[in-house]
């Protein structure tokens, strides 16, 4: 795109169309096949004639009987009923389609044509009467007719014999002639002048029938060629099979049947088996080729409850017929009957699912009939279902305060939206109401003319006219009224694909046709507004085709993505050199037949259009005959040598079989020497050895395998082949003349080789060695190593037949620039000659061109360009597994699926990351050294633990003396209690009202409550200040750092990340930034498809180290050489040598305060870490709103079996104390402050107050470590100070939880620290002090200072971390990655599996209805024969073959189902 569609929501109207796809389940009920009296004999009943009786004056009425005429009811007769109608089980067939054939037939009713239509005869149904039977029916007896039914007669014909003519296709057709046999018939109806009959009637004439012939035309049988399903895991198959002679049968040919012969006859081009399926035309889609499909309409077939089976017929093995058998309904009086909706309604049942028990014979058509008619669920038509498809409508125009309401919003506004309102038209469909057609003309009747036919008429034919006939139907159509009144709705809006926001929910609900969406800002789920698509519909679902070049005829592939057979010889088969004659199969062209009909395209025309129908024309791409054309493919016949082979001569080789010999090596043995080990290993241990190993000599045993040569050398189809000789043999090359003369090339099926391991049987065994044993190694170690060690390797002989049997490349020819090597044979030249060069073929390698290929690469030994022909391949897995055949001793091989389950599996290149890969190269990263850390004791800071609370964050480096540069309250944020609620603080507005505060009472711990007193300026107006109350807000250290800015660690002050243009690459991406060489550096040089620039590097800035200058208060005076503060100078690989590429650099020197970036800071590219931070700040969402806000008391952030981690102070003599001189700093800081001098006090610290807003005064004097000298003398001490008591002192409302500090007194652990870890490269560690921020107090921490002042770096193998280059890679969340296998548990598919159940088809065998045929008929029997007896001949009956079904039995196939 399409659907016989179904399903959800929604539904105005006509029109053509269509509608049990399942269950060939089963049916109630009506109806669908009759008609004909002009074939026939009765009945019945109306009408009329007439007769007879009865009543009655009659007219009449009644009853009877007879005739006629009409209709009509069973029956007998004829046709029909075999068509119309439904189904799609069956069928893989001559069943279909398409072409041909019947010289092998048949044919009722029709039409033409010849010919005929005498004349007797016996039943019979029906009705009556009699029986049985519940019925259904059914016996018997008497009677009766026909167009029933039987005899004879004719015999045109015809059928059989015979001959002759003609024809053709083989058997034979067609005609004629002549013999003699045999073979028909039915009447009925109308009309009549003569003549004859009582009458019918005879006769005459005409129609209609009947009979027998010939043809016609539609019909139906029956052969044959081709054509169209799947499956080889169905490979053989067949006995009436094949085929003759003969015979029966049939309309007819024929094994169609039979009797006898023969052994046939089918198949890889797919018999046979199994599965499915009616078949075409056509439908549906597709550019077409092709797939799928066979409703509706049309043509064949097949079937009618399953199965046989015949009857009657022109035709049937018969849907509404028989007969039998079966299942299954329903009746019965239980004895027995009945029945077949796959006809049109309709019911049930199934099932997602499909309709009225309607109306007409008014048209078409069928059946019978002379006709009128009559039947007719075929057909016409209504009805129902949006199930198709087509058409129409659900207003139109105008309207901006762009209302109102909805929604969103930056709050400004934006959109629904000209859409509504409103103005003004219009009337389609639907309403009502009125009017109205085609479809209808035939036939038939009537009336008029005519033609025919007869002796004449009548029938019959034709013309004209007239009446009549419609189911549908209250029809289509057409007019009036009235009113925009009555008529939209369904999906969808992340992307593929037109269509976006908002809220709700928070991996919940849910969504999906693929990606895929939902875990708090969801254009995705729900919902609302908007928007888009289609519209009386609009989504989903199944289903086909398309897209799918995704089975590739058109039009695919095999080197690695799935795919080259392991490898040859070769059969069918496929293909096949050059040239010439023939033919005419393929093939082309022409005509002719044929290709239903509708459909499809194209025109014209009819319904208002359309759809839908009417004509008409192309088409039907097919097959058939005929004639023609031969270029190419085929046939056939003849030729040629370029393919292919044969001959000659040569020379190479691990081709291949068998034999024999040889040497070095291991092992064993025997002997000699000789003595403690040998052997193995990363290191060992088993193991071997005082019973003499190992080592070393001799001598011998035996088996295996062939060092160097040796070589991307050689030889073979592969597999694979190596010592030497011998013999036996196969194959290439090469050169060269003659020969055959396409003999070719592939190659399914077959057959043969086929490494290694494996079997079988016999040998044979030296080495090595699976599996075993031992030792080790591991957490284990069934492994890797060691020590042994057996099958096997080795040979015969038979089997197995698989490998990464790889060049992941099948073979064959031919063609397609080039280099360079090597192995074989040659030819040329030059040479004396070994040999050089040039050059042919063949083989085998590397590099490359164009070309090709997804890229990798391939590239004359293709993976180029073609040709031929064989094998294979179609997503991953399940799986080369199950079944089933087959080889094989076996192990196993070969041939091979399905359920089920994934949405990717794969190749190839690319950037990263990564590696117990590789190069280069760095860092205090190891190395070398110094001092720590972990062990004590204390601080502190985490963690755990407790607690009403122990607020909270940080957590590998990159958290843990971190935020916190200082918690006793306060910080404070936690907890416990007691308050407040517009509220501790801002700000707006209304309304009240003078308070509030302050002070003063009470009551609380304290806020706070409650009470008292009580507003200000201005004359007024009014304003100020507030203070309640309500509002809008305020307010949160509540949550989210994974919504966020900012700031901030890290990697890392590592050397790196990038861009423009160009280039290369289909592309991702490279190139540049790679290399060579330097640097601290992507620093500089030099090469280069690059060229350049940008962010980091450096430099510029600051502090510091020499010098000058220029100024100097406050440096004790004087001075200005310290100092201080400005401004300059200097250091640039500038010189110099040497080494490198006359580079960049480097290495050493010289001057120099200072040498190569002098030292130190600041400086932190592009990014990683969803690092840290909502608690510093801001800030989006959420959440609290008399509480999660806010005040306050007190407590907690200070707990304490523990662990950690940053430290401080020791363990001491390089010390400690103790005195001495009273040796030397830099750097801050000070008015709420920093405090001098001078008293007091042992001391902290008190008084006291001068001086400083600072080079001035202070802290601050004395800086300590140092240095000199006195003690201790090695001890838990004159080390070490923690604990603790006790006096005190400082701050501050206040030192109990919980501050720091003196003074006495106590003296704990500690005697240098396991394992591991840690800083540091010089003014560095290390040691010593000093200051300063926080801060009323409080520092072993943190910032900063400066004194003293060392040790070591051979080096870059290792540990870390970084940088680059290369390479593997199945990782990209990136090795803390990915991933494997078991095992435990639910749970799915499948395959086994003792069995069990069941479908199907056959075989053998019993049995055997109906019923044709045959045989038998003794019992019946009307027609013919016969005077009779009786015959012919029929019939029940009986017997046989066939024979549905049934039953028994073994096997086949298929499927269900089973513990395990």
């Nucleotide at each position: 795109a399409a659907u016989g569609a179904a399903c959800g929501c929604u539904g105005g109207c006509g029109g053509c169309g269509u509608g049990g796809u399942u269950a060939a389940g089963a049916c109630a009920u009506g109806c669908a096949a009759g008609u004909c009296g002009a074939a026939c004999g009765g009945g019945a009943c109306a009408u009329u004639a007439g007769g007879u009786g009865u009543a009655g004056c009659a007219a009449u009425a009644c009853a009877u009987c007879u005739g006629a005429u009409g209709c009509u009811c069973a029956g007998u007769g004829g046709c029909g009923a075999a068509c119309g109608g439904g189904u799609g089980c069956g069928u893989a067939a001559c069943a279909c389609g398409u072409g041909a054939a019947c010289a092998a037939u048949c044919u009722a009713c029709c039409u033409u044509u010849a010919a005929g239509u005498g004349u007797g005869g016996a039943a019979u149904a029906g009705c009556u009467c009699g029986g049985u039977g519940a019925a259904a029916a059914c016996c018997g007896a008497a009677u009766u007719a026909a167009u029933a039914c039987c005899g004879c007669a004719u015999g045109u014909g015809g059928u059989g014999g015979c001959c002759u003519c003609u024809c053709g296709c083989a058997u034979g057709g067609g005609a004629g002639a002549c013999c003699u046999a045999c073979u028909a018939a039915a009447g009925u109806c109308g009309g009549g002048g003569a003549c004859c009959g009582c009458a019918a009637g005879g006769c005459c004439u005409g129609a209609c029938g009947c009979u027998u012939g010939a043809a016609g035309a539609g019909g139906a049988g029956u052969u044959c060629g081709c054509g169209g399903c799947c499956u080889a895991u169905c490979a053989g198959c067949u006995a009436g099979u094949u085929g003759g002679c003969g015979a029966g049968g049939u309309a007819a040919c024929g094994g169609c049947u039979c009797a006898c012969c023969a052994a046939g006859g089918c198949u890889a081009a797919g018999a046979c088996g199994g599965g499915u399926a009616g078949c075409u035309g056509g439908u549906c889609u597709g550019a077409g080729a092709g797939g799928a499909u066979g409703a509706u309409c049309a043509g064949c077939c097949a079937c009618a409850c399953u199965g046989g089976a015949a009857c009657u017929g022109a035709g049937a093995c018969a849907c509404g017929g028989u007969c039998c058998a079966g299942a299954c309904a329903c009746c019965u009086a239980c004895g027995g009957g009945u029945g077949g909706c796959a006809g049109c309604a309709g019911u049930u049942u199934c099932g997602a699912a499909u309709c009225a028990u309607u109306c007409a014979c008014a048209a078409u058509g069928g059946g019978c009939g002379a006709a009128a008619g009559c039947c007719u669920g075929a057909u016409g038509g209504u009805g129902c279902g949006a199930c198709g498809c087509c058409g129409c409508g659900u207003g139109g125009g105008g309207g901006a305060u762009g209302a109102a309401g909805g929604u969103c919003u930056u709050c400004g506004g934006a959109u629904u939206g000209u859409a509504a309102a409103c103005c003004c038209c219009u009337g389609u469909c639907g309403a009502a109401c009125g009017g109205g057609a085609c479809g209808a003309a035939a036939g038939a009747c009537c009336c008029g003319g005519g033609a025919g036919c007869u002796a004449a008429u009548c029938a019959u034919c034709c013309c004209g006219g007239g009446a009549g006939u419609g189911a549908c139907g209250g029809u289509a159509c057409c007019g009036u009224u009235a009113a925009a009144g009555g008529a939209a709705g369904c999906c969808a809006c992340g992307g593929c694909u037109a269509a976006c926001u908002c809220u709700g929910u928070g991996c919940c609900a849910g969504c999906a046709g693929c990606c895929g969406c939902g875990g708090u800002a969801a254009u995705a789920c729900a919902g609302a507004g908007g928007u888009g698509g289609c519209a009386a519909g609009c989504g989903u679902u199944g289903u086909u085709c398309g897209g799918a070049a995704u089975u590739a005829c058109u039009g695919g592939g095999c080197g690695u993505a799935a795919a080259g057979g392991g490898c040859g010889a070769g059969u069918a088969g496929g293909u096949g050199g050059c040239c010439a004659u023939c033919u005419a199969a393929g093939u082309c062209a022409g005509a002719c037949g044929u290709g239903a009909a509708a459909u499809c395209c194209c025109c014209c025309g009819g319904c208002u259009u359309a759809a839908c129908c009417u004509g008409g024309g192309a088409a039907c791409u097919g097959c058939g005959u005929c004639u023609g054309a031969u270029a190419c493919u085929g046939g056939a016949c003849g030729g040629c040598u370029a393919g292919a082979g044969u001959u000659u001569g040569g020379g190479a080789g691990a081709g291949g079989g068998a034999u024999g010999c040889a040497g070095a090596a291991u092992u064993c043995c025997a002997g000699g020497u000789g003595u403690a080990g040998c052997g193995g290993u990363g290191a060992a241990a088993u193991g071997c050895g005082u019973a003499g190993a190992u080592a070393u000599c001799u001598g011998g045993a035996g088996g295996a395998a062939u060092a160097c040569c040796g070589g991307u050398g050689g030889c073979g189809a592969a597999g694979g082949c190596g010592g030497c000789a011998u013999c036996c043999u196969g194959g290439a090359c090469c050169a060269a003349c003659a020969c055959u003369g396409a003999c070719a090339c592939u190659g399914a099926a077959u057959c043969g080789c086929g490494a290694a391991g494996g079997c079988u049987a016999g040998g044979g065994g030296a080495g090595c060695a699976a599996a075993c044993g031992g030792g080790a190694u591991u957490a284990g170690a069934u492994a890797c190593c060691c020590c042994g060690g057996u099958a096997g390797u080795c040979c015969u002989a038979g089997c197995c037949c698989u490998a990464a049997a790889c060049g992941a490349u099948g073979a064959a020819u031919g063609c397609u620039u080039g280099g360079u090597g090597u192995g074989g044979c040659g030819g040329g030249u030059a040479u004396c000659g070994a040999u050089c060069c040039c050059u042919g073929c063949c083989g085998u390698g590397c590099c490359g061109a164009a070309g090709c290929u997804a890229a990798c690469g391939c590239a004359u030994u293709a993976a180029g360009c073609a040709u031929u022909c064989c094998g294979c391949c179609u997503g991953g897995g399940g799986a080369g597994u199950a079944c089933g055949g087959u080889c094989g001793c076996a192990a196993g091989g070969c041939u091979g699926a399905a359920a089920c389950u994934c949405a990717a599996a794969g190749g190839a290149a690319u950037u990263g990351a990564c590696g117990g890969g590789g190069g280069c190269c760095c860092g205090c990263a190891c190395a070398a050294g110094c001092g720590g850390u972990g062990g004590a004791g204390c601080a502190u800071g985490u963690g755990g633990u407790u607690c009403a609370a122990u607020u909270c964050g940080a957590c590998g480096c990159a958290a843990c003396g971190c935020g916190a540069a200082g918690a006793a309250c306060c910080u404070u944020a936690c907890c416990u209690g007691g308050g407040c609620u517009c509220g501790a603080a801002a700000u707006g507005c209304a309304g009240a009202u003078g308070a509030c505060a302050u002070c003063c009472g009470g009551c609380g711990a304290a806020a706070g409550c409650c009470g008292g007193c009580u507003c200000c300026c201005g004359c007024a107006a009014g304003g100020g200040c507030g203070u309640c109350u309500g509002u809008a807000u305020a307010g949160g250290u509540g949550c989210u750092g994974c919504a966020u800015g900012g700031c901030u660690g890290u990697c890392g002050u590592c050397a790196g990340c990038u861009c423009g243009u160009g280039c290369c690459g289909u592309g991702a991406g490279g190139u540049g930034u790679u290399g060579g060489g330097u640097u601290a550096a992507g620093u500089c040089c030099c090469g280069c498809a690059a060229c350049g620039a940008g962010c980091g590097c450096a430099a510029c800035c600051c502090c510091u180290a020499u010098c000058g200058u220029c100024g100097g208060u406050u440096a004790c005076a004087a001075g200005u050489u310290u100092c201080c503060g400005g401004c300059g100078a200097g250091a640039c690989u500038g010189c110099c040598a040497c080494g490198a590429u006359c580079a960049a650099c480097g290495u050493g020197g010289a001057g120099g305060a200072a040498g190569g970036u002098g030292g130190g800071g600041a400086u932190g590219a592009c990014g990683u870490c969803a690092a840290g931070u909502c608690a510093g700040c801001a800030c989006g969402g959420c959440c609290c709103u008399u509480a999660c806000g806010u005040c306050c008391u007190g407590g907690g952030c200070g707990a304490c079996a523990c662990a950690c981690a940053c430290g401080c102070u020791a363990c001491a003599a390089u010390g400690g104390u103790c005195g001495g001189a009273a040796a030397c700093a830099a750097a801050g800081a000070g008015u709420u402050g920093c405090c001098a001098a001078c008293c007091c006090g042992c001391g902290a610290g008190g008084g006291g107050g001068a001086g400083c807003u600072a080079a001035u005064c202070u802290c601050g004097a004395c800086a300590a470590a140092a240095c000199c000298g006195a003690u201790c003398u090695c001890a838990g001490u004159u080390c070490g100070g923690a604990u603790u008591g006790u006096a005190g002192g400082c701050u501050g409302a206040a030192a109990c939880u919980c501050g720091c500090c003196u003074g006495c007194a106590u003296g704990a652990a500690g005697g240098u620290g396991g394992a591991g870890u840690u800083g540091c490269u010089a003014g560095u560690a290390a040691c010593c002090g000093u200051a300063g921020g926080u801060c009323a107090g409080c520092a072993c921490a943190c910032u900063a200072c400066g004194g003293u002042g060392a040790a070591u770096a051979c080096g870059u193998u290792c540990c870390c971390g970084g940088g680059u280059c290369u390479u593997g890679u199945a990782c990209a969340c990136a090795c803390c990655g990915c991933c494997c296998g078991u095992c435990a548990c639910a749970c799915c598919a499948c395959g086994a599996a003792a069995g069990u159940c069941g479908g199907c088809a056959a075989c053998a065998c019993c049995u055997g209805a109906a019923g044709c045929c045959g045989c038998c008929g003794g019992g019946c029997u009307a027609a013919c024969c016969g005077c009779a007896a009786g015959g012919a001949g029929g019939c029940a009956g009986g017997c046989g073959u066939c024979g549905a079904g049934g039953g028994u039995g073994g096997g086949g196939u298929c499927g269900g189902u089973g513990a395990u």

About this RNA:
The prediction has a mean pLDDT of 84. This is a predicted structure of a 1460-nucleotide RNA (small-subunit ribosomal RNA) from an uncultured bacterium. The sequence is in RNAcentral, with records from ENA. Its Rfam family is "Bacterial small subunit ribosomal RNA". Rfam links the family to the GO terms structural constituent of ribosome and ribosome.